[in-house]
RNA sequence: GCGGAUGGCCGGAUGGUCGCGUGGCGGCAACGCUGCGAGGAAAGUCCGGACUCCAUGAAGAAAGGGCGCCGGGUAACCCCCGGCCGGGGCAACCCGAGGGAAAGCGCCACAGAGAACGGACCGCCCCGCAGGGGCAAGGGUGAAAAGGUGGGGUAAGAGCCCACCGGGGUACUGGCAACAGCACCCGCAUGGCAAGCCCCGCCCGGAGCAAUGCCAAAUAGGGGCCUCAGGGGCGGCAACGCCCAGGGUUUCUUCAGCCCGGAGGCCCGGGUCGGCAGCUUGAUCCGGCUGGUAACAGCCGGGCCAGAGGAAUGGCCAUCCAGAGGGGGGCAACCCCUUGGACAGAAUCCGGCUUACAGGCCAUCCGCGCAU
Repeated sequence: GCGGAUGGCCGGAUGGUCGCGUGGCGGCAACGCUGCGAGGAAAGUCCGGACUCCAUGAAGAAAGGGCGCCGGGUAACCCCCGGCCGGGGCAACCCGAGGGAAAGCGCCACAGAGAACGGACCGCCCCGCAGGGGCAAGGGUGAAAAGGUGGGGUAAGAGCCCACCGGGGUACUGGCAACAGCACCCGCAUGGCAAGCCCCGCCCGGAGCAAUGCCAAAUAGGGGCCUCAGGGGCGGCAACGCCCAGGGUUUCUUCAGCCCGGAGGCCCGGGUCGGCAGCUUGAUCCGGCUGGUAACAGCCGGGCCAGAGGAAUGGCCAUCCAGAGGGGGGCAACCCCUUGGACAGAAUCCGGCUUACAGGCCAUCCGCGCAU
C1' cells in the first nucleotide's frame, strides 16, 4: 500500500423567529416568564419478566406446548459469556434446534440390478461350454451402495490375511464437565432421518394498561315514597265492596297461584359520555474502585433523563460542519459556485432477539506485496 475479519461509537452543530405538549411561578382572567420534550432501533410484537385481574388456600397429576453438548451469568429467557465437538476458510474468524437410531413403529422421492437381516445391469474367472458353477475388483445410478488406502493372497475375488486410517470395547492420565490423549483387545454386514411418531431429562395456569381501581352528566331505562286519576256491570249519598274483562309469568294447552296497570313530583342505586389514578425513581443512568478470562456482581460519589393520550415533540431563515459535483490557481495549500444529512418515530415499564439504516469515525487482529 492492497484485500479481509471482529468489536464499538456518531448519525448534523449554533443562533434567531413563528408554533405545539407538559411541570413550576405570577395573574380574577386573558396571558406572561421559566424548565423539560423520541430512538439506536421508539419498529416486528418473536421470546423472557415486573405489575393487575380471573381468584377462591396450597400441592400434585393428565393433556398440550416449549427447551435440549458442558460450565457459568441473570429476576427470567428460545438471551449473554467462556469452553468442547462437527463443518467452512491459507488465516484473523465464521456457521451449527448440538440428548437418544442395540426400546418400538415409520420413511428413504427420481435414477438404479439392488436403499437394509441386501443385490448382480455391464463386467471378471473356471469347467466336461445351446449349458453349469464361482465372484464383486473395475464400470454405471444416486444425497447415500454395506468400512477406506496399500500390500499379500487367488482361477478370478473377498477383512480371506497384514500395516496404517476409521469404528467398537476396556483400563489409565488430564479436565468441575462436555471432551481430549494414550495403551491393549475385537477383523468389525447390521446405513441415514427424531425442525417423523416416539423415549429420556428440565420448564410452563389464562388474559392483558382497551389490565385494574375511583369519581360521575344529559337522555332513556330500573327501584322506593307521596299526590291525583283509574276499563265494563251491580249495590251504596259516599268511603268502599262484589262480579266480569286485559297483560305478564314453565316449551305448548287447561286450571290454580303470583305479579302488573295512567300522569306528575321528590329521592336512591347501576351503566354510558367524560374526568382522575395506574404513569414513570427504575432488575435506572454516568464516573471511579474492587472481584472475575468474560458475561456480570458488589461498594462509593453524582444525576433525574417525555409522560402525551385520538395522542405534543414541527416549519422557516442565517452561519458553519461531514459528504458529492463543477470551475480557478504551478490541479499542493487555498478560493468560488451548486447540491446536501439515512432508517424511522414513544403510548404501562424493563431484559433480549430479529429486521431497517445515506454517510462517517475509532480500536484490535489476519493474509499478500514493497522498503529497511
A computed fold for a 372-nucleotide RNA from a Paracoccaceae bacterium, annotated as Bacterial RNase P class A. Rfam family: Bacterial RNase P class A. Rfam's curators write: Ribonuclease P (RNase P) is a ubiquitous endoribonuclease, found in archaea, bacteria and eukarya as well as chloroplasts and mitochondria. By type it is a ribozyme. Of the family's consensus pairs, 95% are formed in the model.